The prediction has a mean pLDDT of 85. SAM riboswitch aptamer (S box leader) from a Gemmatimonadota bacterium, 97 nucleotides, folded computationally.

[in-house]
RNA sequence: GACCUAUCCAGAGCGGGCGAGAGAUCUGGCUCGAUGACCCCGCAGCAACCGACCGGUUCCUCAGCCGGCACGGUGCUACCGCCAGAUGCGAUAGGAG
Numbered sequence: 001g002a003c004c005u006a007u008c009c010a011g012a013g014c015g016g017g018c019g020a021g022a023g024a025u026c027u028g029g030c031u032c033g034a035u036g037a038c039c040c041c042g043c044a045g046c047a048a049c050c051g052a053c054c055g056g057u058u059c060c061u062c063a064g065c066c067g068g069c070a071c072g073g074u075g076c077u078a079c080c081g082c083c084a085g086a087u088g089c090g091a092u093a094g095g096a097g
Base pairs, nucleotide, nucleotide: 003095004094005093006092007091008090013043014042015041016040017039021032022031023030025086026085027084028083029082044077045076046075049073050072051071053068054067055066056065057064081089
């Protein structure tokens, strides 16, 4: 990079740095940006995909399922993946390999 599965109208900001574009790609819009966006670092937060732990479930165990938790692994912290179109494509998680 490709394949499979699931999700993408909820939620979450401060400080420092950089210095001009950014919102994946293309087209048409729209919005954000020197009152410093985007991106990087620090801390904080949101969330609950996977693991751990706890509880429940059938006689018990395993497995499955449900609930909790937020310790670990990611992820995320403008706008419905910003809107529409594209035999579509993108992002995140897990799996197999």

It matches the Rfam family "SAM riboswitch aptamer (S box leader)". Rfam's curators write: The SAM riboswitch is found upstream of a number of genes which code for proteins involved in methionine or cysteine biosynthesis in Gram-positive bacteria. The SAM riboswitch acts at the level of transcription termination control. The model forms 89% of the base pairs in the Rfam consensus.